[in-house]
The prediction has a mean pLDDT of 82. The RNA shown here (transfer RNA) has 72 nucleotides and comes from a Candidatus Aenigmatarchaeota archaeon. Its Rfam family is "tRNA". Rfam classes the family as a transfer RNA. Its family is annotated with triplet codon-amino acid adaptor activity in the Gene Ontology.
RNA sequence: GGGUCGGUGGUCUACCGGUAUGACGUCGCCCUUACAAGGCGAAGACAGGCAGUUCGAUUCUGCCCCGACCCA
Numbered sequence: 001g002g003g004u005c006g007g008u009g010g011u012c013u014a015c016c017g018g019u020a021u022g023a024c025g026u027c028g029c030c031c032u033u034a035c036a037a038g039g040c041g042a043a044g045a046c047a048g049g050c051a052g053u054u055c056g057a058u059u060c061u062g063c064c065c066c067g068a069c070c071c072a
Base pairs, nucleotide, nucleotide: 001071002070003069004068005067006066007065010024011023012022018055026042027041028040029039030038048064049063050062051061052060
């Protein structure tokens, strides 16, 4: 330098055109003498950045940034 794949809450992840799913973690309450486990509830991401297509984009297209792998 070229190619392929990926970049979504603190972490991991689903969705892959119609305003984002779950788990862990966090916080509150219940339970307990207490802790843990368990039960109930809550907060937390507008989806790597910019532009384009579209009535509408995390989802499609282009460029850029970052990471992994392959080729030279």